[in-house]
């Protein structure tokens, strides 16, 4: 110098003129303060919180799925472990169970789950043709090493053995099994052993562990306003508790038809920012001090002038908060290969 990774920071600034919402003060002239994001996006999780006359129990139904940790909780984050990508640096994982049980595995191939014999090697003995050696036919027994077919075909190479030939025996080296040692664990290493028939659960399935519903248009409060009628019930027909089903609770519940649709409260002090320190590899948690940092509702941040300068992409809160997952601009820093140079 640069690819290729991980990560932090900003999110145009400074002045000046008008001009917007919130709070504070006010001599009512007005003056003081604050005032969009990392995503405010997606609505995918997870909470707070408000209601639901039980909010409790099965069932259904969903959702996670190696170990250990944090968090309020999570399908999130950390940190190992195995397994894949990758030259690394680093990313990614829908990572339990195929010996519970049912599916599935086309074509092709002899044969795709309780399996084999298409071409072929070998051995017997029959027939033919030949002096013979050997050819050719058919049949009986052995084999599964070699060919072919496949994504997979009785563990793989490779050596001995054999009639021929197999782990038949060895050596290596994957499976499996037992034992030892490290380690909270997941797993890893080191001996031993027999020789040893799949895969596929982001198929249904089993197994563990979780899950009450509903959602600020939740829910209160004030005000204004209308003429109100019918059927069915009153210790359960019915109503309500997401769907069912048991249990509990209810005097009201269905249908028609009117009428308001204003106004206040939830409404921002937070599982909150910042610094500093302390214990953790690290998420992340203690302790100490400091701040107040949008709450509109026909929906607030504009518009002009000048100047810096990285010449600002992607984009606007609407109960809030932790994640996650798209969009995207600049600057910085470290990490790894490769190139110069010293």
């Nucleotide at each position: 110098g640069g690819u290729g990774c991980g990560a932090g920071u900003c999110a145009g600034g400074c002045a000046g003129u008008c001009g917007c919402g919130g709070g504070g003060c006010u001599u009512c002239g007005g003056c003081c303060u604050c005032g969009a994001g990392g995503a405010a996006a997606g609505u995918c999780c997870g909470g707070a919180c408000a209601c639901c006359a039980c909010a409790g129990a099965g069932c259904a139904g969903g959702a996670u799925g190696c170990u250990g940790g944090c968090u309020a909780a999570c399908g999130g984050c950390c940190a190992g472990c195995c397994g894949g990508g990758g030259a690394a640096a680093c990313c990614c994982g829908a990572g339990g169970g195929a010996a519970a049980g049912u599916g599935c595995c086309a074509c092709a191939g002899a044969a795709a789950c309780g399996a084999a014999a298409c071409c072929g090697c070998c051995u017997c003995g029959c027939c033919g043709g030949g002096c013979a050696a050997c050819c050719g036919g058919a049949g009986a027994g052995g084999u599964a090493a070699g060919g072919g077919u496949g994504a997979a075909a009785a563990g793989g190479u490779g050596c001995g053995g054999u009639a021929a030939g197999a782990g038949c025996g060895c050596a290596c080296c994957a499976g499996c099994g037992g034992u030892c040692u490290g380690g909270u664990g997941a797993c890893a290493g080191g001996c031993c052993g027999g020789c040893u028939g799949g895969g596929u659960a982001a198929a249904c399935c089993c197994c563990a562990u979780c899950c009450g519903g509903u959602g600020c248009a939740a829910g209160g409060c004030c005000a204004a306003g209308u003429c109100g009628g019918g059927a069915c019930g009153u210790c359960a027909c019915g109503g309500g508790u997401u769907g069912c089903u048991c249990g509990c609770c209810c005097a009201g519940u269905c249908c028609c038809a009117g009428g308001u649709a204003g106004g206040c409260c939830g409404c921002a002090c937070g599982a909150g920012g910042c610094g500093c320190u302390c214990g953790g590899c690290a998420a992340c948690g203690g302790g100490c001090g400091u701040c107040c940092c949008a709450g509109a509702u026909g929906g607030a941040u504009g518009a002009c002038u000048g100047u810096c300068c990285a010449c600002g992409a992607c984009a606007g809160a609407a109960u809030c908060c932790g994640g996650c997952u798209u969009a995207c601009g600049a600057c910085u820093c470290g990490c790894u290969a490769c190139c110069c140079c010293a």
Notes
Predicted 3D model of a 342-nucleotide RNA (Bacterial RNase P class A) from an uncultured Actinomycetes bacterium. The sequence was found by an Rfam model in a public genome assembly. Its Rfam family is "Bacterial RNase P class A". Rfam's curators write: Ribonuclease P (RNase P) is a ubiquitous endoribonuclease, found in archaea, bacteria and eukarya as well as chloroplasts and mitochondria. The coordinates come from a structure-prediction model, not an experiment, and the mean pLDDT is 79.